This is a predicted structure of a 72-nucleotide RNA (transfer RNA) from a bacterium. Rfam family: tRNA. It is annotated as a transfer RNA. Rfam describes the family as follows. Transfer RNA (tRNA) molecules are approximately 80 nucleotides in length.
RNA sequence: GGCAGGGUAGCUCAGUGGUAGAGCGAGGGUCUCAUAAACCCUAUGUCGCGGGUUCAAUUCCCGCCCCUGCUA
Numbered sequence: 001g002g003c004a005g006g007g008u009a010g011c012u013c014a015g016u017g018g019u020a021g022a023g024c025g026a027g028g029g030u031c032u033c034a035u036a037a038a039c040c041c042u043a044u045g046u047c048g049c050g051g052g053u054u055c056a057a058u059u060c061c062c063g064c065c066c067c068u069g070c071u072a
Stems, first nucleotide, its partner, number of pairs: 001071007010024004018055001026042005048064005
C1' cells in the first nucleotide's frame, strides 16, 4: 500500500430506517447485631468525526480518523 472486520453507557456487547437497550459495575433502599448474598429502585450516551439521501439515520451512501486481522 491492498483487502476484510470493528468504533454505541465506567467495562463487555446487542440493536441494521420510526423515542438507544441488556449484563456486569456505580449510587440509594429492604433484609441482618453487622457484613456478604438475595430482592427493589435510580442515574448515566454529541451512537468515532464531517458531509449526503430521507418526512425521519446508530442503521443507507461518500470522505476522513483510530483499533484488529490477513496479504504484499